[in-house]
Context: one part of a larger RNA
RNA sequence: UUGGGCGUAAAGCAUCUAUAGGUGGCUUUUUUAAGUCCGCAUUCAAAUCUCAGGGCUCAACCCUGGACAUGCGGUGGAAACUACCAAUCUGGAGUACGGUAGGGGUAGAGGAAAUUUCCAGUGGAGCGGUGAAAUGCUUAGAGAUUGGAAGGAAGACAAACGGCAAACACACUCUUCUAGGCCGACAGUGACACUGAGAGACGAAAACUAGGGAAGAGAAUGGGAUUAGAUACCACAAUAUUCCAAGCCGUAAACGAUGGAAAUUAGGCGCUGCGCGUAACGACCCGUGCAGUGCUGUAGCUAACACAUUAAGUAUCCCUCCUGGAGAGUACUUUCAAAAGAAUGAAACUC
Numbered sequence: 001u002u003g004g005g006c007g008u009a010a011a012g013c014a015u016c017u018a019u020a021g022g023u024g025g026c027u028u029u030u031u032u033a034a035g036u037c038c039g040c041a042u043u044c045a046a047a048u049c050u051c052a053g054g055g056c057u058c059a060a061c062c063c064u065g066g067a068c069a070u071g072c073g074g075u076g077g078a079a080a081c082u083a084c085c086a087a088u089c090u091g092g093a094g095u096a097c098g099g100u101a102g103g104g105g106u107a108g109a110g111g112a113a114a115u116u117u118c119c120a121g122u123g124g125a126g127c128g129g130u131g132a133a134a135u136g137c138u139u140a141g142a143g144a145u146u147g148g149a150a151g152g153a154a155g156a157c158a159a160a161c162g163g164c165a166a167a168c169a170c171a172c173u174c175u176u177c178u179a180g181g182c183c184g185a186c187a188g189u190g191a192c193a194c195u196g197a198g199a200g201a202c203g204a205a206a207a208c209u210a211g212g213g214a215a216g217a218g219a220a221u222g223g224g225a226u227u228a229g230a231u232a233c234c235a236c237a238a239u240a241u242u243c244c245a246a247g248c249c250g251u252a253a254a255c256g257a258u259g260g261a262a263a264u265u266a267g268g269c270g271c272u273g274c275g276c277g278u279a280a281c282g283a284c285c286c287g288u289g290c291a292g293u294g295c296u297g298u299a300g301c302u303a304a305c306a307c308a309u310u311a312a313g314u315a316u317c318c319c320u321c322c323u324g325g326a327g328a329g330u331a332c333u334u335u336c337a338a339a340a341g342a343a344u345g346a347a348a349c350u351c
Base pairs, nucleotide, nucleotide: 003323004322005321007305008304012319015201016200017199021195022194023193025089028087029086032083034082035081036078037077038076039075040074043071050066051065052064053063054062055061092192093189095187097184098183099182100181104178105177107175108174109173110172116150117149118148119147120146121145122144126137127136163170208247209246211244212243216242217241221237222236224234259318260317261316263314264313267296268295269294270293271292272291273290274289275288276287277286300307324351325350334343335342336341
């Protein structure tokens, strides 16, 4: 490589958009004949193989003749399928229309509780912390309590196995601009589709650059404890950081450890959104159709665990990736990055 695989054994890119490429609806009609199928002849050295005959006393072996020959090219046909040409269709896809749910995104404004600090009053000896203590704060009046002010960060309850978003993520209230989904009816387009190497966009936390901000928390660090020691666990402080605006980085157990699309294959019980029927003043209830999100479970599948119409079942299309362990996600090269590093990614030795 072939083959076989990728939930947990090695293996699904963090996620999406989209170029090339690959693949692609209609029991419809037409064209061409590239793929495909059929016929014909040519070519396919000798030897080998095979058939017939012959020669070594047989055989192996040898000789003569015939046949065979995937394939390559030529030529004449066929037209179902793939492809091509020109039309058709509406079921895929998309647009318009009428509704609808939502922490989807962006920018701005407003408000309440709590911690901390400051100011003022009351008051007068402790407070705080722990297994026990001490460092720490406090007669320069702490802690407690009442009133006022400032500032930053986070959004109790509602809250859900609930919603939304491609993923990361998203929750106080209101407003601006804006994106996607779902349902209904069926008007217009008429295959416009799926996937997607390279490429581009987005991408938690931490880190970084130069500003701002700084209430609480808090790596590092300091002193206090514990201990044989204690570079820890505990406690007191506290810088970076956490926050904002602008950049940079491009990684996570970025997980459903499960790539995307459309089809197909028992049920039962919920929740969310929309619709229909019944009913009714209206709402519920009951039955039912789509879309999403869960539990349970049959067939099937699986090494087992489990999965099971949201498949890890049954078949198809496209892409990434895997091929014993360790060495090693290391060395080197190249690309990217201001750096930290990221991406790509071996071998020797060894079991």